[in-house]
A computed fold for a 73-nucleotide RNA from a Candidatus Nanoarchaeia archaeon, annotated as transfer RNA. Its Rfam family is "tRNA". Rfam classes the family as a transfer RNA.

RNA sequence: GGGCUCGUAGUCCAGUGGUUAAGACGUCGCUUUGACGUAGCGAAGAUCCGAGGUUCGACUCCUCGCGGGCCCA
Repeated sequence: GGGCUCGUAGUCCAGUGGUUAAGACGUCGCUUUGACGUAGCGAAGAUCCGAGGUUCGACUCCUCGCGGGCCCA
């Protein structure tokens, strides 16, 4: 330098054009326990890496940039 791929809560991830962005772990609260843990119930937490474009409508499609990974040179 070229190609491919990924970027969504603290972490791991689902979501492939339309209603409120789903879930697990973690955190917090309540119940249970002598206490801790386990278990049950509930809550908070992501303006989806940035900018522009397409569209009535974009996390989703396109372009550029930034960052991670793999391959080629």